[in-house]
RNA sequence: CAUAGCCGCCAGGGGUAUUUCGGCGAGAGCCGAAAUUGAGAGAUACCCGUGGAACCUGAUCCGGAUCAUACCGGCGUAGGGAGUGCGGCGUGUCGCGGCG
Numbered sequence: 001c002a003u004a005g006c007c008g009c010c011a012g013g014g015g016u017a018u019u020u021c022g023g024c025g026a027g028a029g030c031c032g033a034a035a036u037u038g039a040g041a042g043a044u045a046c047c048c049g050u051g052g053a054a055c056c057u058g059a060u061c062c063g064g065a066u067c068a069u070a071c072c073g074g075c076g077u078a079g080g081g082a083g084u085g086c087g088g089c090g091u092g093u094c095g096c097g098g099c100g
Base pairs, nucleotide, nucleotide: 001092002091003090005089006088007087008086009085010083012048013047014046016043017036018035019034020033021032022031023030024029055080056079057078061074062073063072064071
């Protein structure tokens, strides 16, 4: 000096659904408790880093399963998407010095 490995820090990005029961409400819906999937279903949590399926759009999409759902698969080599951040360790390269 570089760094596709590891760790940490700061800042940043992201989602929060479905069903049942209870309460409230004219209704839309809101609150609470269970259940399902998931890392996470409002958490000082969890997830994500451009080599980016974290997440968004397409999408009131298509197929399958389910009590039901953004549950699973497809779509998807699609279109977007948040630091060329800082520090430590490791590694590599070059140079200098010491000893043999």

TPP riboswitch aptamer (THI element) from a Gemmatimonadota bacterium, 100 nucleotides, folded computationally. Lineage of the source: Bacteria > Pseudomonadati > Gemmatimonadota. It matches the Rfam family "TPP riboswitch aptamer (THI element)". Gene Ontology term of the family: thiamine pyrophosphate binding. Rfam describes the family as follows. Vitamin B(1) in its active form thiamin pyrophosphate (TPP) is an essential coenzyme that is synthesised by coupling of pyrimidine and thiazole moieties in bacteria.